This is a predicted structure of a 428-nucleotide RNA (Bacterial RNase P class A) from Candidatus Tharpella sp. Lineage of the source: Bacteria > Candidatus Tharpellia > Candidatus Tharpellales > Candidatus Tharpellaceae > Candidatus Tharpella. It matches the Rfam family "Bacterial RNase P class A". It is annotated as a ribozyme. Rfam's curators write: Ribonuclease P (RNase P) is a ubiquitous endoribonuclease, found in archaea, bacteria and eukarya as well as chloroplasts and mitochondria. Its family is annotated with tRNA processing, dimeric ribonuclease P complex and ribonuclease P activity in the Gene Ontology.
RNA sequence: GGAGUAGGCUGGAUGAUCGCUGGUGACUCUCCCCGCAGGCGUGAGGAGAGGCGCGGGAGGAAAGUCCGAACACCACAGAGCAGGAUGCUUCGUAACGCGAAGUCCUGGUGACAGGCAGGCAAGUGCCACAGAAAAUAGACCGCCCUCGGUGUUAGCCGAGGGUAAGGGUGAAACGGUGAGGUAAGAGCUCACCAGUGCCGAUGGUGACAUCGGUAGCUUGGUAAACCCCAUCCGGUGCAAGGCCAAAUAGGUUUCGUUGUCUUCUUUAUGGAGAUUGAGGCGGCUCGUCUCAAGUGAUUUGCUGGUGACAGCAGAUUCGGCGAAGCGGGUAGGCUGCUUGAGGUUGCGAGCAAUUGUAACCCUAGAUGAAUGGUCAUCACUUCCGCUUGGCGGAAGCACAGAAUUCGGCUUACAGGCCUGCUCCGGCC
Numbered sequence: 001g002g003a004g005u006a007g008g009c010u011g012g013a014u015g016a017u018c019g020c021u022g023g024u025g026a027c028u029c030u031c032c033c034c035g036c037a038g039g040c041g042u043g044a045g046g047a048g049a050g051g052c053g054c055g056g057g058a059g060g061a062a063a064g065u066c067c068g069a070a071c072a073c074c075a076c077a078g079a080g081c082a083g084g085a086u087g088c089u090u091c092g093u094a095a096c097g098c099g100a101a102g103u104c105c106u107g108g109u110g111a112c113a114g115g116c117a118g119g120c121a122a123g124u125g126c127c128a129c130a131g132a133a134a135a136u137a138g139a140c141c142g143c144c145c146u147c148g149g150u151g152u153u154a155g156c157c158g159a160g161g162g163u164a165a166g167g168g169u170g171a172a173a174c175g176g177u178g179a180g181g182u183a184a185g186a187g188c189u190c191a192c193c194a195g196u197g198c199c200g201a202u203g204g205u206g207a208c209a210u211c212g213g214u215a216g217c218u219u220g221g222u223a224a225a226c227c228c229c230a231u232c233c234g235g236u237g238c239a240a241g242g243c244c245a246a247a248u249a250g251g252u253u254u255c256g257u258u259g260u261c262u263u264c265u266u267u268a269u270g271g272a273g274a275u276u277g278a279g280g281c282g283g284c285u286c287g288u289c290u291c292a293a294g295u296g297a298u299u300u301g302c303u304g305g306u307g308a309c310a311g312c313a314g315a316u317u318c319g320g321c322g323a324a325g326c327g328g329g330u331a332g333g334c335u336g337c338u339u340g341a342g343g344u345u346g347c348g349a350g351c352a353a354u355u356g357u358a359a360c361c362c363u364a365g366a367u368g369a370a371u372g373g374u375c376a377u378c379a380c381u382u383c384c385g386c387u388u389g390g391c392g393g394a395a396g397c398a399c400a401g402a403a404u405u406c407g408g409c410u411u412a413c414a415g416g417c418c419u420g421c422u423c424c425g426g427c428c
Stems, first nucleotide, its partner, number of pairs: 001424010012378007020057002023054003027050006034043003059399001063410002066408005071237004078286004083233005088102005103117001104115004118228002123226002125222003140167002142163009175193006194218002196215008241335004251326008260274005265268001276292006294318001296317009342361008380396007
């Protein structure tokens, strides 16, 4: 000097002027309510409007809506199944599928980057085409032996048997090299190497690393294939939820139920328990919770009774309760709403993520949705010109707007600045 790699900051500044919005202080006006007074008034509280003063007002991603929560509601939110998510170790965190530090694998000369990182000698699948054959697979060309035929010889053809070392196909072909052995071959045997299983040693919290012994055991890949194993998971979401006001049709249809029993007292449309029925708790089962249980009216049949009537079993109807629809009305206002697992700085612990402690700070709360417009100067980038330590002119200035809040991940981003590390070249 060049090329890379990892991390961080910024992404316009100042002034003037006009405007929007929430907080706060006093003032002015109007209204409500309470007390005093009784001619006008006056004191406290509350609401609304107006201008004035003070200080505040859109991000590193506000985006995506992908994860995790806080908070709210679902009458208990329990157990199991189903379903879903994660998947090396340790630590961090409110938690996570996130972060930090490591181990292993892959890529890179390297700094580093990525990881679809538990299990395939549990089971079931899949591996196109090519190839004989793609997993306890297999004989296309070959090699060897026996028999028969042909041939002067070399050799050729047919049948049977053996073989998988050589060649070919493929991303991948059932370990590799060498020697022995064999009719020819083969871990068939041996030596060394590799892998795998088993048994140990050392280091490490651990994932794992290194080393030793043993066994001829050699048994492909794929689980972001089904599956197995381990751990975890209730649902819905601020359009959650709460309050006020107003309006309509206290409309209409269907289904179920409307039998009870025991007990307590204060004797009531009361309380408790059991039973039955219905419904709720994201899907199913168990479990659990909630609600209901008229001595209404009319009437039919049977039984008992001298009779009035009583009991049982039905039907109709009027109500009560529960559930599921159809239809109509209102879609207004207030709240939730911003003080937080909050931020900054100093000191300490830790390799780090993070965390302890002390002091200081309050940093948007809108609701068809505010947070802005104009001018001037300066900064930055590009281009042009010139009298080139610079000056002048023109153009431009990234991605992009809060909506309950927070911790992450992912994606977008013109330009500028800073720091660590790696490689290449040159000089001293």